[in-house]
Overview: Model confidence (mean pLDDT): 80 of 100. This is a predicted structure of a 73-nucleotide RNA (transfer RNA) from Cellvibrio sp. BR. Lineage of the source: Bacteria > Pseudomonadota > Gammaproteobacteria > Cellvibrionales > Cellvibrio. Its Rfam family is "tRNA". Rfam's curators write: Transfer RNA (tRNA) molecules are approximately 80 nucleotides in length. The family's RNA type in Rfam is transfer RNA.
């Protein structure tokens, strides 16, 4: 320095080729149970990496800058 993959809650993670309120597990946090944790149950929580463009519509498709791998030198 050149290409070539990736980027969704605190974690792991889904959204079938653009189309509905972005879904779910753990996690947290509260209630209830319980002498008291725990487990169980209920309820609440929170996300598309950033700036643009395309298009009636963008998590998806194209640019550009960030952040991770990586391969080549």
């Nucleotide at each position: 320095g050149u290409c070539c993959c990736u980027g969704u809650a605190g974690u792991u993670u889904a959204a079938u080729c653009g189309g509905a309120u972005a879904g779910a597990a753990c996690g947290u946090a509260u209630g209830c149970c319980u002498c008291c944790u725990a487990a169980g149950c209920g309820u609440a929580u929170g996300a598309u990496g950033u700036g643009g463009g395309u298009u009636c519509g963008a998590u998806u498709c194209c640019c550009g800058c960030c952040g991770g791998g990586g391969a080549c030198g």